A computed fold for a 522-nucleotide part of an RNA from an uncultured prokaryote, annotated as small-subunit ribosomal RNA, 5' domain.
The prediction has a mean pLDDT of 83.
[in-house]
Context: one part of a larger RNA
RNA sequence: GAUUGAACGCUGGCGGCAUGCCUAACACAUGCAAGUCGAACGCGAAAGGGGGCAACCCUAAGACGAGUGGCGGACGGGUGAGUAACGCGUAGGAAUCUGCCUGAUAGAUGGGGACAACUCAGGGAAACUUGAGCUAAUACCGAAUAAGCCCUACGGGGGAAAGCGGGGGAUUUUUGGACCUCGCGCUAUCAGAUGAGCCUGCGUUGGAUUAGCUAGUUGGUGAGGUAAUGGGCCUACCAAGGCGACAAUCAGUAGCUGGUCUGAGAGGACGAUCGGCCACACUGGGACUGAGACACGGCCCAGACUCCUACGGGAGGCAGCAGUGGGGAAUAUUGGACAAUGGGCGAAAGCCUGAUCCAGCAAUGCCGCGUGUGUGAAGAAGGCCUGAGGGUUGUAAGGCACUUUCAGUAGGGAAGAAAGGUCAAGCGUUAAUAGCGCUAGGCUGUGACGUUACCUACAGAAGAAGCACCGGCUAACUCCGUGCCAGCAGCCGCGGUAAUACGGAGGGUGCGAGCGUUAAUC
Numbered sequence: 001g002a003u004u005g006a007a008c009g010c011u012g013g014c015g016g017c018a019u020g021c022c023u024a025a026c027a028c029a030u031g032c033a034a035g036u037c038g039a040a041c042g043c044g045a046a047a048g049g050g051g052g053c054a055a056c057c058c059u060a061a062g063a064c065g066a067g068u069g070g071c072g073g074a075c076g077g078g079u080g081a082g083u084a085a086c087g088c089g090u091a092g093g094a095a096u097c098u099g100c101c102u103g104a105u106a107g108a109u110g111g112g113g114a115c116a117a118c119u120c121a122g123g124g125a126a127a128c129u130u131g132a133g134c135u136a137a138u139a140c141c142g143a144a145u146a147a148g149c150c151c152u153a154c155g156g157g158g159g160a161a162a163g164c165g166g167g168g169g170a171u172u173u174u175u176g177g178a179c180c181u182c183g184c185g186c187u188a189u190c191a192g193a194u195g196a197g198c199c200u201g202c203g204u205u206g207g208a209u210u211a212g213c214u215a216g217u218u219g220g221u222g223a224g225g226u227a228a229u230g231g232g233c234c235u236a237c238c239a240a241g242g243c244g245a246c247a248a249u250c251a252g253u254a255g256c257u258g259g260u261c262u263g264a265g266a267g268g269a270c271g272a273u274c275g276g277c278c279a280c281a282c283u284g285g286g287a288c289u290g291a292g293a294c295a296c297g298g299c300c301c302a303g304a305c306u307c308c309u310a311c312g313g314g315a316g317g318c319a320g321c322a323g324u325g326g327g328g329a330a331u332a333u334u335g336g337a338c339a340a341u342g343g344g345c346g347a348a349a350g351c352c353u354g355a356u357c358c359a360g361c362a363a364u365g366c367c368g369c370g371u372g373u374g375u376g377a378a379g380a381a382g383g384c385c386u387g388a389g390g391g392u393u394g395u396a397a398g399g400c401a402c403u404u405u406c407a408g409u410a411g412g413g414a415a416g417a418a419a420g421g422u423c424a425a426g427c428g429u430u431a432a433u434a435g436c437g438c439u440a441g442g443c444u445g446u447g448a449c450g451u452u453a454c455c456u457a458c459a460g461a462a463g464a465a466g467c468a469c470c471g472g473c474u475a476a477c478u479c480c481g482u483g484c485c486a487g488c489a490g491c492c493g494c495g496g497u498a499a500u501a502c503g504g505a506g507g508g509u510g511c512g513a514g515c516g517u518u519a520a521u522c
Base pairs, nucleotide, nucleotide: 001522002521003520004519006518007517008516009515010514013369014368015367016366017365018364019362020361021327026325027324028323030322031321032320035071036070037069040068041067048059049058050057051056078280079279080278087204088203089202090201091200092199093198096196097195101192102191103190104189105188106187107186109143111141112140118133119132120131121130122129123128149158150157151156163184164183165182166181167180168179171178172177205252207250212243213242214241217240218239219238220237221236222235224233255277256276257275258274259270260269261268262267282303283302284301285300286299305316306315307314308313333359335358336357337356341355342353343352344351345350372402373401374400375399382393383392384391385390406463408458409457410456411455412454416449420444421443422442423441425439426438427437428436429435466511467510468509469508470507471492472491473490477506478505479504480503481502487494488493
């Protein structure tokens, strides 16, 4: 000099854009953060409508609580404790899986028995739970079919499915349908895309005052396991190997990276925000489900802690967003909205979304603007200095003439909006002018921010300057007070009666909504 997720002191007008627990991976009150689908299914609690004074009864078009079922809760969000490792970075590899999505081929036949919800009867303080009975399905289970699928000793064997919704000319009908057609969904296989798992070369902090380490350890054979390997991945047996001064092992520290800061560079330091990867979710262990987890807001066990209890037993996990206590020099609101972007579910309308977009707080940082402009010598008054003549503050103020950015008040007013709905046209599908899809069009119509940005008008210089320094380094000097005291200080050093170095004042210098100090890096 540059820099910072900074803190502290003094001061503080506005706006834009960023950033904001670096410490206790300490403990957490409260609310919210993952739901959705009635176009898979049976019901009918509450509410609605109708009747009734009420108890209660009836109704099911639209919406819907609880339940069965499907998809999603493996994403998104947080944190950096652990990890010196194929964890990360980079360059490669082969023995794999992949829901939703895309392309293709083939199928989708015909049956069955349950379990919730519900009803009844119990147990329990509660959490919850037991027995009996009824019932539906895209839930579950056989049968059939079976290849370019799987297994194979090549003879053969195994092996799937589900419907729902819209429309309809003939034919049929028990008026529900059958049948046809379209859309969504289902089954099997192949291929793609995406995502994920695995292996390898190289690189990746300091310590030798850590020199030896190792028993599934190193290799082989057989069996097993996995989505997958050539594999001690696991197991039985056999052999005795394997690693290490090119630093093994041990103990310390640490998430890695794109990058950030600095520097002419080489390098050094760092890894907040943003992007990629990894790990973790009160601590330790375990599996279940599933395409995917050994799963933050799932389950089981153990532990510590907290809470409820009728003492028999139960409940919980903010390193999600806010917020509280604590720790600390130190870090924000228990805000608004799904309008946009994105995600989940759904055919869609839509619902959910503390992701996100916004607002609030903080000079924490960067950037921009303002706090007036011109004129004005009687060089006013006052202050300070003085050699007492004067000098300086100083065109500074006042006065005169103007302007009105920003803030204030009033009015106008974009863009972020694309969608969605509806109407009718063309094309495709089709037996069809239904229905559905695509394309262009008309009408309608969705904004949290928001009293938005921006524009116009109004009034009045009106509301808006400080901080540090002035001995040298280092730009800027005098007076008074003090008297090795009080004090200053980054280094050299000042102060013991004329202190440009302490304290005050006047003046000056530097920066300026900031200025200094401290800490930290180059």